[in-house]
RNA sequence: UUCCGGUUGAUCCUGCCGGACCUGACUGCUAUUGGAGUAGGACUAAGUCACGCUAGUCAAAGGUGCGGAAUGGAGCACCUGGCGUACGGCUCAGUAACACGUAGUCAACCUGCCCUAAGGACGAUGACAACCACGGGAAACUGUGGAUAAUCUUCGAUAGGAAAUUUGGCCUGGAACGGUAUCUUUCCGAAAUCCGCCUCGCCGUGAGAUACGGGCCUUAGGAUGGGGCUGCGGCCGAUUAUGCUAGAUGGCGGUGUAAAGGACCACCAUGGCGACGAUCGGUAUGGGCAAUGGAAGUUGGAGCCCAGAGUCGCUCACUGAGACAAGGGAGCGAGCCUUACGAGGCUUAGCGGUCGCGAAAACUCGCCAAUGCACGAAAGUGUGAGUGGGCUACUCCAAGUGUCAUUCUUACGGAUGACUGUCGCCCAGUAUUACAAGCUGGGAAAGGAAGGAGAGGGCAAGGCUGGUGCCAGCCGCCGCGGUAAAACCAGCUCUUCGAGUGGUCAGGACGUAUAUUGGGUCUAAAGCGCUCGUAGCCGGACAUGUAGGUUCCUGGUUAAAUCCGACAGCAUAACUGUCGACCUGCUGGGAAUACCGCAAGUCUUGGGAGCGGGAGAGGAUAGAGGUAGUCAUAGGGCAGGGGUGAAAUCCAGUGAUCCUAUGGCGACCACCGAUGGCGAAGGCAUCUAUCUGGAACGUCUCCGACGGUGGGGGGCGAAAGCUAGGGAAGCGACCCGGAUUAGAUACCCGGUUAGUCCUAGCCGUAAACGAUGCCGACUAGGUGUUGCAACAGCCAAGAGCCGUUGCGGUGCCACAGCGAAGGCGUUAAGUCGGCCACCUGGGGAGUACGGUCGCAAGACUGAAACUUAAAGGAAUUGACGGGGGCGCACCACCAGGAGUGAAGCCUGCGGUUUAAUUGGAUUCAACGCCGGAAAACUCACCUGGUCAGACUGCAGAAUGAAGCUCAGGUUAAUGACCUUAGCUAACUCGCAGAGAGGAAGUGCAUGGCCGUCGACAGUUCGUGCUGUGAAGUGUCCUGUUAAGUCAGGCAACGAACGAGAUCCACGUCUACAGUUGCCAGCGUAUCCCAUCGGGAUGACGGGAACCCUGUAGAGACUGCCCGGUGCUAAACCGGAGGAAGGAGUGGGCAACGGCAGGUCAGUAUGCUCCGAUAGACCAGGGCUACACGCGGGCCGCAAUGGCCGGUACAAUGGACUGCGACUCCGAAAGGAGAAGCCGAUCCCGAAAGCCGGUCUCAGUCAGGAUCGUGGCUUGUAACUCAGCUGCGUGAAUAUGGAAUUCCUAGUAUUCGUGUUUCAUUAAGACACGGAGAAUACGUCCCUGCGCCUUGUACACACCGCCCGUC
Repeated sequence: UUCCGGUUGAUCCUGCCGGACCUGACUGCUAUUGGAGUAGGACUAAGUCACGCUAGUCAAAGGUGCGGAAUGGAGCACCUGGCGUACGGCUCAGUAACACGUAGUCAACCUGCCCUAAGGACGAUGACAACCACGGGAAACUGUGGAUAAUCUUCGAUAGGAAAUUUGGCCUGGAACGGUAUCUUUCCGAAAUCCGCCUCGCCGUGAGAUACGGGCCUUAGGAUGGGGCUGCGGCCGAUUAUGCUAGAUGGCGGUGUAAAGGACCACCAUGGCGACGAUCGGUAUGGGCAAUGGAAGUUGGAGCCCAGAGUCGCUCACUGAGACAAGGGAGCGAGCCUUACGAGGCUUAGCGGUCGCGAAAACUCGCCAAUGCACGAAAGUGUGAGUGGGCUACUCCAAGUGUCAUUCUUACGGAUGACUGUCGCCCAGUAUUACAAGCUGGGAAAGGAAGGAGAGGGCAAGGCUGGUGCCAGCCGCCGCGGUAAAACCAGCUCUUCGAGUGGUCAGGACGUAUAUUGGGUCUAAAGCGCUCGUAGCCGGACAUGUAGGUUCCUGGUUAAAUCCGACAGCAUAACUGUCGACCUGCUGGGAAUACCGCAAGUCUUGGGAGCGGGAGAGGAUAGAGGUAGUCAUAGGGCAGGGGUGAAAUCCAGUGAUCCUAUGGCGACCACCGAUGGCGAAGGCAUCUAUCUGGAACGUCUCCGACGGUGGGGGGCGAAAGCUAGGGAAGCGACCCGGAUUAGAUACCCGGUUAGUCCUAGCCGUAAACGAUGCCGACUAGGUGUUGCAACAGCCAAGAGCCGUUGCGGUGCCACAGCGAAGGCGUUAAGUCGGCCACCUGGGGAGUACGGUCGCAAGACUGAAACUUAAAGGAAUUGACGGGGGCGCACCACCAGGAGUGAAGCCUGCGGUUUAAUUGGAUUCAACGCCGGAAAACUCACCUGGUCAGACUGCAGAAUGAAGCUCAGGUUAAUGACCUUAGCUAACUCGCAGAGAGGAAGUGCAUGGCCGUCGACAGUUCGUGCUGUGAAGUGUCCUGUUAAGUCAGGCAACGAACGAGAUCCACGUCUACAGUUGCCAGCGUAUCCCAUCGGGAUGACGGGAACCCUGUAGAGACUGCCCGGUGCUAAACCGGAGGAAGGAGUGGGCAACGGCAGGUCAGUAUGCUCCGAUAGACCAGGGCUACACGCGGGCCGCAAUGGCCGGUACAAUGGACUGCGACUCCGAAAGGAGAAGCCGAUCCCGAAAGCCGGUCUCAGUCAGGAUCGUGGCUUGUAACUCAGCUGCGUGAAUAUGGAAUUCCUAGUAUUCGUGUUUCAUUAAGACACGGAGAAUACGUCCCUGCGCCUUGUACACACCGCCCGUC
């Protein structure tokens, strides 16, 4: 040692993207203070630079000038000389290298100053600066002549050194080639007795002496510093490999160096390096370390330290102990500057500073006080090394921004008063090179001190307000914003961190997401098409040796700093110090021997060989055969054939197709045949022969680990394609016709070229698939099949049948286990081992470039820019399918009936028109719908005219507000307005808010109600079980039903909503009740016909039978009836009985839910808007328009009829500004009177029908539109625009194309009636009765619905998704 968001309707995976964390640089906003630090022009421009500074010192080495100078002794400057300037400082360009790190090594080397030891310093000599004189030059600078000293220079001597040689020891060492001694020769060859001190003198000059100090020379050793060589270690690229190399590899001899060496040279040889990655290309100073991480790692390597390299670029040497030196020189080059054009100067990667570059980085500060360095004997001098200060939120650490009381406040907090004094402020001292800080003492005063980011999720914190309205904008990712934004912009509130807090880029972690620790490859990305085999890697059993790997012990090293621990010093801390630990590495020595390796030896189980009899479409070659096809010939034969969904192109009278015979040709190989066999894979099928490969079995024999895998490499490798030559029957890309179609470069049809076939080559790819690499071991079984062997039984004695066992192959099912699941499962995708290949989000792309191969086509290898939040796998639930199965429905069909669609009219809609023709509804599920038959009203529209603001503030108002009114004007009309006059008396809309009201908007903000899926039979739950999960099961299957109705089966068992039942009406019966209803029987009354007599009126007495009305019951349940089918079930079919039979008929009710279905214009209602108008009122107009299109209906086209006359039978209902009998008037509509009835009482009341007559098939005696005219009614009003009536007029229309609607019985159809709306108006709607059929008793063909199943890249769910062109 941590996860979270994002692919889906949901799920589990794979997989990436993003977030949260740490670090670095830059940056936005903000900011009180102190300490510490190895922070601060590294990243880009090793770019350019004005100016100042950064290396001098020594007078005790020497000379000179100036100055001073006899009461002076100082000093300054120049030159010679010595040492230093090779350090320190800065930077990281180059460098992939012995550059660095680490461990060694030099028996191949040097080392000034320093230390130790020994010895020495003798004698001579020469010159040049400064200086003087004279010149040249613009300058820089420089020339000539003259003089001179030294620790300057030269010569000689001595000591000494180097090389070679002789001799023999000794020392070190693994080894002498080293050291030491010695002989000889050759060569080279030191020094400064200089200075101070001291003595004399004078204290200076000068001279002397040498104790002391400093310096000088030689030798040896040390120390320090450097030079060379070697092992090992650490970047990327093979699209850099038939590769690289000519001083290249080595040798003899030289040159050169301090020193080995091709470092260099001459000659000779031809080597050397490389898949353990040479060479080439790219990038890069390396390390200690730093960031991050649990670690392994990954990334960085500017700062501090070590090492290297560089100092404008390249090259060169000089001096020196040390340099090939840049604050030294020379040459070339670049740039800049000066110039008198001859020439000359400079190069900041030192410290400051400037410009430039950029996202990006400080003062032209103080001091040598400290630390160090150079020089000096020292004092000291110098030092932009260093040490201090200044600037920067660069990092780390530390502190503060107040406390209490009262009061206000929901809280946060504000106000007032008091307190305290950290830090800051003021004063003094101390401190410091100087300041500052610090420390000490004193003083005043809450004063000077809080922000940033965020609040949709991830992710802590708003379901607050306003603005905006897919705009403006936000957003790492997902995603917000289209009028109610918790996501934008603000306010308020809140969260988090806090002198900081956010953003961008980069690194790490998160990421087991390059997986060594620690992943994968059947389907997600991923197993090479197969095989042979080289290198490599890995490798059976036994014993012996060795000790390379391995393990343990020990010595050295692994610089310091860093990290870690303890302690200590700064007030604490950061920081610093001391000590310890660590530094996982390399190396020396020792020990052990299990394993790996190595050496030599043995074994047989891995592997191989041999033998035996069998199996097989294994391969190659040659030969033989068979049917079919086609062509030719001959004969027969007739008009078509062929082909298709249907056709046509096509063939056929020059005789096709068809039948028979013969012959030719090419390809192929039926049946057997299989889930079979063989092969490495591709693949292999007539038969025979020859040659040949492999496997299995048996096992007595032999070899003895000989094995496994396999990068590169070799070989094989379907089809198509290519080259050359053959061959060509059929088939058949291309092509040509014919169809199909909107088109049809296709599917279908007729032809047909390459090709398919053979021989010889090439290509080298496929969904070359078991989408599963090869080898080995282990881990339950069952059941087939094939080969071999052994055995038992049977036997027809066969190479037979049947069975058991073993081994090998090939299938299916299944346990454990595995897997995301599907699935795999001894033929593993299980558990392990070995080796190889391959993968790392999607796209770009298997593309481009390069290379290799190929005749070509192309193959192999194989990127990036850019783009994107997903792409993907498996499974789940739905939805869908011109998928399948089962079932169902007259809003489906079939069989029928009646229609619609044509005409006229009515009505609604669209369109058009209009001042307005208000608005809504648009497939079923809008269109005689909004109960919507609008003359005003309705009314929402248009034209014109008027009216109105509760309440509050301002303003006005007894100096008269507002209102009312005669007259005149205006007007369609009006004290609405105007003019004049009068009356009354307290409020007033002039302004600003705020209201009433709104048929103004939003049905996509809503409630409620409704429609529709649905005339459907479905929809769920609890518990259990299955699955990682979404989910499944139940609800499935079989039979059955109108039904998820019921029965049987079943990991399910039960339950709920729906269905059913319950409710209402009708149909049968019973009982009760009996007015206003009824009247059979008995009686009465009146009237009619009047012949015995009959009829009418419930009118009356009475009756309770019947009808009826109203209550309460009975009855029907596939039932203790019968037969059949079915499973002895559920149920179905038929029958009996019954008024009614299988839900009796018809209604009502009617699931979970969907359709952003309809309605803001019934009402309600959020938000928005209007508010003197979008409110309210009045008059008129409009909704009634009319070229046209659509829906619904009415009336018809006639004789089953029209007209005339007579005559009969209902039910539901309704009635007070109502229904209205009856009487009268009128031709009628209607009018004038008027009884009764708030109703089983009174009133409204049929038509088709029946009887008789007439018309006689015609645009009619059918049909009635349209128009004219006269009346009536309602109403304020009938012109736009009502209804009725009389007369006249008399249109289209003669049964309706494509298409389409409704309907299964008291139904369709037909006939009228009532109600509703209603002042008037019904062809509408809702009801009611009269008359009253035809045809199925089925099916899933069409249209749909339900269930099961299947496919899916759909889930907004096929009106989906999605591809290409433009």